[in-house]
Context: one part of a larger RNA
Molecule: small-subunit ribosomal RNA, 5' domain
Organism: uncultured prokaryote
RNA sequence: AAUGAACGCUGGCGGCGUGCUUAACACAUGCAAGUCGUACGAGAAAUCUUCAGCUUGCUGAAGAGAGUAAAGUGGCGCACGGGUGAGUAACGCGUGGGUAAUCUACCCUCAAAUCGGGGAUAACAUUGCGAAAGCGAUGCUAAUACCGGAUAACAUCAUAUUGACCUUGGUUUUUAUGAUCAAAGAUGACCUCUACAUGUAAGUUGUUGUUUGAGGAGGAGCCCGCGUACCAUUAGCUAGUUGGUGGGGUAAAGGCCUACCAAGGCUACGAUGGUUAGCUGGUCUGAGAGGAUGAUCAGCCACACUGGAACUGACACACGGUCCAGACUCCUACGGGAGGCAGCAGUGAGGAAUUUUGCGCAAUGGGGGAAACCCUGACGCAGCAACGCCGCGUGAGUGAUGAAGGCCCUUGGGUCGUAAAGCUCUGUCAAUGGGAAAGAAGUCGAUUAUAGUUAAUACCUAUAGUCGUUGACGGUACCUACAAAGGAAGCACCGGCUAACUCCGUGCCAGCAGCCGCGGUAAUACGGGGGGUGCAAGCGUUAUUC
Numbered sequence: 001a002a003u004g005a006a007c008g009c010u011g012g013c014g015g016c017g018u019g020c021u022u023a024a025c026a027c028a029u030g031c032a033a034g035u036c037g038u039a040c041g042a043g044a045a046a047u048c049u050u051c052a053g054c055u056u057g058c059u060g061a062a063g064a065g066a067g068u069a070a071a072g073u074g075g076c077g078c079a080c081g082g083g084u085g086a087g088u089a090a091c092g093c094g095u096g097g098g099u100a101a102u103c104u105a106c107c108c109u110c111a112a113a114u115c116g117g118g119g120a121u122a123a124c125a126u127u128g129c130g131a132a133a134g135c136g137a138u139g140c141u142a143a144u145a146c147c148g149g150a151u152a153a154c155a156u157c158a159u160a161u162u163g164a165c166c167u168u169g170g171u172u173u174u175u176a177u178g179a180u181c182a183a184a185g186a187u188g189a190c191c192u193c194u195a196c197a198u199g200u201a202a203g204u205u206g207u208u209g210u211u212u213g214a215g216g217a218g219g220a221g222c223c224c225g226c227g228u229a230c231c232a233u234u235a236g237c238u239a240g241u242u243g244g245u246g247g248g249g250u251a252a253a254g255g256c257c258u259a260c261c262a263a264g265g266c267u268a269c270g271a272u273g274g275u276u277a278g279c280u281g282g283u284c285u286g287a288g289a290g291g292a293u294g295a296u297c298a299g300c301c302a303c304a305c306u307g308g309a310a311c312u313g314a315c316a317c318a319c320g321g322u323c324c325a326g327a328c329u330c331c332u333a334c335g336g337g338a339g340g341c342a343g344c345a346g347u348g349a350g351g352a353a354u355u356u357u358g359c360g361c362a363a364u365g366g367g368g369g370a371a372a373c374c375c376u377g378a379c380g381c382a383g384c385a386a387c388g389c390c391g392c393g394u395g396a397g398u399g400a401u402g403a404a405g406g407c408c409c410u411u412g413g414g415u416c417g418u419a420a421a422g423c424u425c426u427g428u429c430a431a432u433g434g435g436a437a438a439g440a441a442g443u444c445g446a447u448u449a450u451a452g453u454u455a456a457u458a459c460c461u462a463u464a465g466u467c468g469u470u471g472a473c474g475g476u477a478c479c480u481a482c483a484a485a486g487g488a489a490g491c492a493c494c495g496g497c498u499a500a501c502u503c504c505g506u507g508c509c510a511g512c513a514g515c516c517g518c519g520g521u522a523a524u525a526c527g528g529g530g531g532g533u534g535c536a537a538g539c540g541u542u543a544u545u546c
Stems, first nucleotide, its partner, number of pairs: 001545003005542005012392006018385002020350001025348003029345003034076003039073002047064008083303003092228008102220003107216008115149001117147002124139006155180006163172003185208006194201003229275003236266003241263008278300004282293004305326005328339004356382001358381003364378001365376004395425004405416004429487001432481004439473001444468009490535005495516003501530005511518002
């Protein structure tokens, strides 16, 4: 000088930060990932209104509620965001390269296409078993769900061929032939053409989607050089081990896997083994070189009760998915089931020690949607804690009879001390009253203009303008009025180091102490009083680092 600190005493306000370092211990409860009706089939109820019947407050029908809620098929998302640091001494991380050894959903640009069929199934209805979780049976139905068919190259593969390289059978390139592989629709507007026929669609047109190919952006996988803790009281280690050939596997090189062949490979420039540890940008310290460290914030990695495995998918071997095994907890009708806070709050335990079961999606960002909008414990805010840093205040001026009182005293006095009182002022902060923001940009609705599209002055899209609409924080920041010095100072130290001295008590006792050392009758060192010194809403102590 510093700290994610703790403890003791004390404590007025504000701003900005920070807050389980220990048990990767166990978790009650709530919330943390949904969304789309412009993909699809279907579709309630409460309640209200009207009518009818009669038992006069009930029943029935129709309409509204409502194509709403809940549920289902399907699409996209759930691999992001958030947490933790157990493992890992490693291509994990950092840095610099490589990928002619690769993949890439959504997004952007370009080129082309979107033809024509089929069979099911959930929801639903009826029904069986079960305590439940749930599991079946029969029947019906739809799609942008599923499956054939057609078409297709610049795509992929095969063969032939041209040129180049050259290890002479491979790589690359040109051309030709053959083979293989695709799709899905939804919705708005309009009536010029076409058809029915006078407002419709199978038509036209706008928007959006789907399929194939090429490129981009962003992202991901893999490989390599160098760097990356301690122990030699760890000296030898290794059989898929090291290399080759054939094959398999992967998006992709490779003992990644497998069969065969060879006998290699690493090591004193520290292999192997053991201990410890997430790495980095950074942070702390220091004149620097270094040393220590890796909370918050940011990048990467790893993990998600413990161990293992794959499925789906553009991406996972998946925190709030699946399966198996294990430990633990819970429910049970004993047959069987359910669960995973190292998400945000919160609970118990552990510990010297670490917060609210708060508000809001208004902003920023993310997912879905054409949009409205919905979801979002990310995030924005508020609450708690002097835990840290920074700022402000606890008054200012004047005031000597140097008051009273305390302490000391050589009894003369000295000191607390201009300190107080008194007088004159000020009004920061806190309190009370009044006013009052920025953070809001957009989206959407209405409207105007221009441009594009079109047969069109509809519609739609884009741009620009005007009006309206949106704030959790919060009546908050800030401004202002008002009265009143009123509500706001402690802590440690005073032998030397080290700024600051005396009295009383005690008598090697009680005690102090960072080191030297104090205390056995005048202790500036123990305890108290007075006085002083240093910091100050803090001050000391302890722990740790330089």